[in-house]
Context: one part of a larger RNA
RNA sequence: UGACGGGGGCCUGCACAAGCGGUGGAGCAUGUGGUUUAAUUCGAAGCAACGCGCAGAACCUUACCAGCCUUUGACAUCCUAGGACGGUUUCUGGAGACAGAUUCCUUCCCUUCGGGGACCUAGUGACAGGUGCUGCAUGGCUGUCGUCAGCUCGUGUCGUGAGAUGUUGGGUUAAGUCCCGCAACGAGCGCAACCCUCAUCCUUAGUUGCCAGCAUUUAGUUGGGCACUUUAAGGAAACUGCCGGUGAUAAGCCGGAGGAAGGUGGGGAUGACGUCAAGUCCUCAUGGCCCUUACAGGCUGGGCUACACACGUGCUACAAUGGCAACUACAGUGGGCAGCUAUCACGCAAGUGUGAGCUAAUCUCCAAAAGUUGUCUCAGUUCGGAUUGUUCUCUGCAACUCGAGAGCAUGAAGGCGGAAUCGCUAGUAAUCGCGGAUCAGCAUGCCGCGGUGAAUACGUUCCCAGGCCUUGUACA
Numbered sequence: 001u002g003a004c005g006g007g008g009g010c011c012u013g014c015a016c017a018a019g020c021g022g023u024g025g026a027g028c029a030u031g032u033g034g035u036u037u038a039a040u041u042c043g044a045a046g047c048a049a050c051g052c053g054c055a056g057a058a059c060c061u062u063a064c065c066a067g068c069c070u071u072u073g074a075c076a077u078c079c080u081a082g083g084a085c086g087g088u089u090u091c092u093g094g095a096g097a098c099a100g101a102u103u104c105c106u107u108c109c110c111u112u113c114g115g116g117g118a119c120c121u122a123g124u125g126a127c128a129g130g131u132g133c134u135g136c137a138u139g140g141c142u143g144u145c146g147u148c149a150g151c152u153c154g155u156g157u158c159g160u161g162a163g164a165u166g167u168u169g170g171g172u173u174a175a176g177u178c179c180c181g182c183a184a185c186g187a188g189c190g191c192a193a194c195c196c197u198c199a200u201c202c203u204u205a206g207u208u209g210c211c212a213g214c215a216u217u218u219a220g221u222u223g224g225g226c227a228c229u230u231u232a233a234g235g236a237a238a239c240u241g242c243c244g245g246u247g248a249u250a251a252g253c254c255g256g257a258g259g260a261a262g263g264u265g266g267g268g269a270u271g272a273c274g275u276c277a278a279g280u281c282c283u284c285a286u287g288g289c290c291c292u293u294a295c296a297g298g299c300u301g302g303g304c305u306a307c308a309c310a311c312g313u314g315c316u317a318c319a320a321u322g323g324c325a326a327c328u329a330c331a332g333u334g335g336g337c338a339g340c341u342a343u344c345a346c347g348c349a350a351g352u353g354u355g356a357g358c359u360a361a362u363c364u365c366c367a368a369a370a371g372u373u374g375u376c377u378c379a380g381u382u383c384g385g386a387u388u389g390u391u392c393u394c395u396g397c398a399a400c401u402c403g404a405g406a407g408c409a410u411g412a413a414g415g416c417g418g419a420a421u422c423g424c425u426a427g428u429a430a431u432c433g434c435g436g437a438u439c440a441g442c443a444u445g446c447c448g449c450g451g452u453g454a455a456u457a458c459g460u461u462c463c464c465a466g467g468c469c470u471u472g473u474a475c476a
Stems, first nucleotide, its partner, number of pairs: 001476002003473003007470007015460002019424005026316008034307002042053002064302007073127001077126002079123005086105002090101004108117003129291002132289003138285002140280003143276001145274001150189006156165003169180003195268004200236007209226003214223002239262001242256005318417001322376006334365003339358002344353003383414001388409007430452007
């Protein structure tokens, strides 16, 4: 100087408390461990691994296993020889890769005519190739402490020195934020602001959007209009600016006015010096090591989907604030041409046929909870839907291993969950649906969107984490 203390002081945080809803019990989904396996590819491991890499394993992906094949190689450059290359039909063997035969079309560009260029085949070796090892050789990227308020430097001063001072102290703040004081005076990286978005108003603009008044219609449909809503560009607006109190006449704090908004207005982006030899050599790049008829490459099939069990994360429930049936209202973000698909018809339904419109403020995907009425009356039930049988639908060369969906039948566990444990302070929790990426098909996951919409916070004694000062130390 740090680190640590079941030392002290001050302070902060959904850290506790006050509340609301969960997890832990059930079934299923998904990840992991373990076991099994020819293989169940590899990585991730307290917080900060475990719906993580994977924004989507039937083939492919795919790295794993078995078998069948190739060896200058699927890919790149150079050399030699020959040739255009390429597309296409059919047949044979084969699981296919591949091997053999065959039909038709086509016969590259430049040229000084020597040749050159691109492409293909064969050959030779230099080489290719490796998701092989080392993240403890590395770059890059990322997590974490933590959006915590800290981390440092120059000069000066003090100390033999390591170092100290500044950065401590008195107040204050979300903040090393600001004020005052002070052997310090200044400065840098962080904080804040500048950026995006939401909330108010104004201006500009009026189609595909909107409709107050006037006509018109089944319908903003048409005329008309751009006032309103809205869209998208530019501005205005909030600064403790004003008033009162308090404070040290300061910084600030408390209350009030006005205001759409008030003291950082809400949300986002933004992550200091560093810590964990944290993670990643399987995104990529890369040193070293290793393989080179194999640890490389191609193909078929299998596996990653196994299942006495254990854990994490979720979904659905256990019901009456509910289930079922009928009627009926209201969004926003986004997506759409190998696409979204209206309408009509068929089907109990998944869906099928037809096909208008739309490269989209024009067409389309497109709501549910809520509401009204009826019924069920506390039961393993008209709750719950696992499981299984069967018949179908769709995607796709192909749904056996191993897809999703529909109908009928079947109707399991489950009556609110031990110890323990998680999230959340407002348009939040809870609850309801919708969209998107990936994607032929496949979501209870992920990333977004809107609808309905609470309770509680006395307080900081305690648990956890962190910041500043101080003290002790046999630790560095």